This is a predicted structure of a 329-nucleotide RNA (Bacterial RNase P class A) from Ramlibacter sp. The prediction has a mean pLDDT of 76. Rfam family: Bacterial RNase P class A. Its family is annotated with tRNA processing, dimeric ribonuclease P complex and ribonuclease P activity in the Gene Ontology. By type it is a ribozyme.
RNA sequence: GAAGCCCGCCAGACCGCCGCUGGUGCAGGUGCCGAAAGGCCGCACUAGAGGAACGUCCGGACUGCAAAGGGCAGCGUAGCAGGUAACACCUGUCCACCGUGAGGUGAGGAUCAGAGCAACAGAGACGAGUCCUGCAAGCCGAAAGGUAAGUGGGGGUGAAACGGGCAAUCUCUACGCGCAGCAAUACCAAGUAGGCCAGCGUCGACCUGUGUCCCGGGGAGCUGGCGGGUAGGUAGCAUCGAGCUGUCUGGCAACAGGCAGCCCAGAGUAAUGGCGGUCACGCCUGGGCAACCAGGCGCACAGAAUCCGGCUUACGGCGGACUUCACAC
Numbered sequence: 001g002a003a004g005c006c007c008g009c010c011a012g013a014c015c016g017c018c019g020c021u022g023g024u025g026c027a028g029g030u031g032c033c034g035a036a037a038g039g040c041c042g043c044a045c046u047a048g049a050g051g052a053a054c055g056u057c058c059g060g061a062c063u064g065c066a067a068a069g070g071g072c073a074g075c076g077u078a079g080c081a082g083g084u085a086a087c088a089c090c091u092g093u094c095c096a097c098c099g100u101g102a103g104g105u106g107a108g109g110a111u112c113a114g115a116g117c118a119a120c121a122g123a124g125a126c127g128a129g130u131c132c133u134g135c136a137a138g139c140c141g142a143a144a145g146g147u148a149a150g151u152g153g154g155g156g157u158g159a160a161a162c163g164g165g166c167a168a169u170c171u172c173u174a175c176g177c178g179c180a181g182c183a184a185u186a187c188c189a190a191g192u193a194g195g196c197c198a199g200c201g202u203c204g205a206c207c208u209g210u211g212u213c214c215c216g217g218g219g220a221g222c223u224g225g226c227g228g229g230u231a232g233g234u235a236g237c238a239u240c241g242a243g244c245u246g247u248c249u250g251g252c253a254a255c256a257g258g259c260a261g262c263c264c265a266g267a268g269u270a271a272u273g274g275c276g277g278u279c280a281c282g283c284c285u286g287g288g289c290a291a292c293c294a295g296g297c298g299c300a301c302a303g304a305a306u307c308c309g310g311c312u313u314a315c316g317g318c319g320g321a322c323u324u325c326a327c328a329c
Stems, first nucleotide, its partner, number of pairs: 001325004006320005012279007020048007029041001031040003050301001055311001057310005062181004069214004074177005079093005094108001095106004109172002114170002116166002131155003134151002138147003185235004195226006206218004243262008281298007
């Protein structure tokens, strides 16, 4: 100097004008909309998208059902030890594989419980052998030799042929798992047609505890057809968190604890924007010993929707440790 591998950080900044949403303060009225619940309307200040918010692949908090479970099914995990609220996540370590290496990946229990798969080639891909050949009881033959139950030595085909591979093929073993999801739920208001017909139904239809069976709980309605009304509003809901920052102690680490400090968007068919200027950053060109100056181009991936912990994937820039190569001293 170049390349690689691992880790950390940022994710442009400031000013002006106009606009949107939340909060706080002031103002406002028998205001406007509405059937009602309820909603709307002014000024000032202030706050307002991520490190992945994406994917919806996991785990939970929370809400509802159940309160009565049990069996079977189904799903998940799989060396050992730890972390965590929990996990299929993270850390350490053993082993295996990849890489010159720094490092990376994990498919990591079980092949005498049983199945299945392996294109083509080959007789044949399972416990076989009807390819070619060897040995060979017996039989035929005077003999040479022929035939041959059987055996499984050699050759050929193929990655693999008397023996193996695959369980990320089914399966077996061990352990574990209620279901659904903020469109969960709770409340308010109004209105039509609380309608009509048919069938079933307290000897209990039907609903429910997952799918199924048993066993439970609820239960007067349920199903089909015809016809009509409504789709409004509030909460859930954002600042008390498994929270964040700094530091100390313990630990290889993940992380745990002590102390101090901080309070961080809340839309609701979906706000967080538009325009202009200056600067920063990156690349290219020119000048310059350098610092720097001028011009041009560019500025990634992408957007909250109940919230949190992870994983996968996408992507611009800066910094650091380590490894390898080349050269010089």